[in-house]
């Protein structure tokens, strides 16, 4: 940064500074001087990306071994690359620990005090310019 994929009903909190608004925007309901919300330390959760391993898959390979006198070819491994699973004491790179992204906002539906899909807009991780 009006780019791109991808996930967001699961999880995981105590201290220490500081003193009013916080929850991204409006509405709604929340949390907040019994001290939020921010920073600091410790501590945890989790698996996005990097590691490890299993497994299965491969129209990749100037490998290796066996079938062969040699080539072809085939078969098993090995190396790679690809999907799933998996491990978190892995001394890596984020990210997160009120409430489903706290609900709604715009749209579609339906057995319509509601309910449910979707979409936009935000987050965070990979990537791009």
């Nucleotide at each position: 940064c009006g780019c791109u994929c991808a996930u967001c009903c699961a999880g995981a909190g105590g201290g220490g500074u500081a003193g009013a608004g916080g929850g991204a925007u409006c509405g709604g309901c929340c949390c907040g001087a019994c001290g939020a919300c921010a920073c600091c330390c410790c501590g945890g959760c989790a698996a996005c990306c990097a590691g490890c391993g299993c497994c299965a898959g491969u129209u990749g390979g100037a490998c290796g071994u066996g079938g062969c006198c040699c080539c072809a070819c085939c078969a098993c491994g090995c190396c790679g690359c690809u999907g799933c699973c998996g491990c978190a004491c892995u001394c890596g790179g984020u990210g997160c620990c009120a409430a489903a992204u706290c609900c709604g906002g715009c749209c579609c539906g339906c057995c319509c005090a509601g309910c449910g899909g979707g979409a936009a807009a935000g987050a965070u991780g990979a990537g791009g310019a």
Predicted 3D model of a 129-nucleotide RNA (SAM riboswitch aptamer (S box leader)) from Actinoalloteichus caeruleus DSM 43889. Taxonomically the source falls in Actinoalloteichus caeruleus (Bacteria, Actinomycetota, Actinomycetes, Actinoalloteichus). The coordinates come from a structure-prediction model, not an experiment, and the mean pLDDT is 85. The model forms 97% of the base pairs in the Rfam consensus.